[in-house]
RNAcentral holds the full RNA, with entries from SILVA. Predicted 3D model of a 350-nucleotide part of an RNA (small-subunit ribosomal RNA, central domain) from a metagenome. Rfam family: Bacterial small subunit ribosomal RNA.
Context: one part of a larger RNA
């Protein structure tokens, strides 16, 4: 290779848009490419394999028949699939009418806390620890009152609540967007899935140029602690964390579960719609649609667990694995200012 397979054993790309590809709802009709079936011609010989014959047998040898799984032409068959016309509405979309919401951007504002000014009150400590010390403080701190300034996060609500593709999103208000979700069944009529390259987005740190700088704090001191203590606790403290614009492109980017559709038992919770019932109106309480969470049956699973949000059962398309170690290294390549980062072996050696 084939094949088996990917929650935790090696394995789902971080998510998303999308080209080429693959794959693709219903019905007539026509074509007959790919499907079936016949029938011709090729398909050397040897070999192989049957039946037979020659060397005393056998291996060898020789006739005949098979076989050569193909390919070309022809004549048929049309269920499937393909291609082509017409049609359909259920899959997808539109339109109308209702919803909910930390979805995204940009400006504007609020109150509580910290810190540092200024000004009263006050007098000897305060702050920290497991104990202390460094460290503030009589140049008047800590405490308390009154003002004023700056930065950054937004307590309660808050909730296995909500939105978003992920990454992720929380005070308030404005404005400009994106997505969903239900009703209704008016239109389009398969316009659809999936996704190799490409191409955008993309937490934290990092980096590059201006800003900002409360508090918090890698590095750095200093002080305990210890045998040492380049920790771990203390006071100090710069970078960075915040702003704009740029680049980085990574993560236990986790649900460690890739996406789409269809099928398969029920119980209960919440969220947001719609209908019914019933009321004066909600609420309870019946159904349904979308979501999120618990529990569980079949059934799958090495077990653990999963279980209509499946890791059940089919189907389509994509990614990825194939013993550990070397090694996500080194060599080229390509992108980055760098930092690196994608791609990705080998000797060797268990």
């Nucleotide at each position: 290779u084939u094949g088996g397979g990917c929650g935790u054993a090696a394995a789902g790309c971080g998510c998303g848009c999308g080209u080429a590809g693959g794959c693709g709802g219903a019905a007539u009709g026509g074509u007959a490419a790919g499907u079936c079936a016949g029938a011709a011609g090729u398909g050397a010989a040897a070999a192989u394999c049957c039946u037979g014959a020659g060397c005393u047998u056998a291996a060898c040898u020789c006739a005949g028949g098979a076989c050569c799984u193909g390919c070309u032409u022809u004549u048929g068959a049309u269920a499937c699939u393909g291609c082509u016309a017409u049609u359909c509405u259920u899959g997808a979309g539109u339109a109308c009418g209702a919803g909910a919401g930390a979805g995204g951007a940009a400006a504007g504002u609020g109150g509580a806390a910290u810190u540092c000014c200024c000004g009263g009150u006050g007098u000897a400590g305060c702050g920290g620890u497991g104990a202390a010390a460094u460290g503030c403080g009589u140049a008047g701190a800590u405490a308390u009152c009154g003002g004023g300034a700056a930065g950054a996060a937004c307590a309660c609500c808050g909730g296995u609540a909500g939105c978003g593709a992920a990454g992720g999103c929380g005070g308030c208000u404005u404005u400009c967007u994106g997505g969903c979700u239900c009703g209704u069944a008016a239109c389009u009529g398969a316009c659809g899935c999936u996704g190799a390259g490409g191409u955008g987005c993309g937490a934290a740190a990092g980096c590059g140029u201006g800003g900002g700088g409360a508090g918090c704090a890698a590095a750095c001191a200093g002080g305990a602690u210890u045998a040492g203590a380049u920790a771990c606790c203390c006071u100090g403290g710069u970078a960075g964390u915040c702003c704009a614009c740029g680049c980085u492109g990574u993560a236990a980017a986790c649900g460690a579960u890739g996406g789409g559709c269809a099928c398969u038992a029920g119980g209960u919770g919440u969220u947001g719609g719609c209908g019914g019932a019933u009321u004066c109106g909600a609420c309870c309480c019946c159904g349904u649609c979308a979501g999120u969470g618990c529990c569980g049956u079949a059934g799958c699973u090495a077990a653990c667990g999963c279980a209509u949000u499946a890791a059940g059962u089919g189907c389509c398309c994509c990614g990825c694995c194939u013993g550990g170690g070397g090694a996500g290294u080194a060599c080229g390549a390509c992108c980055g200012c760098a930092a690196g980062g994608u791609u990705g072996a080998a000797a060797c050696u268990c």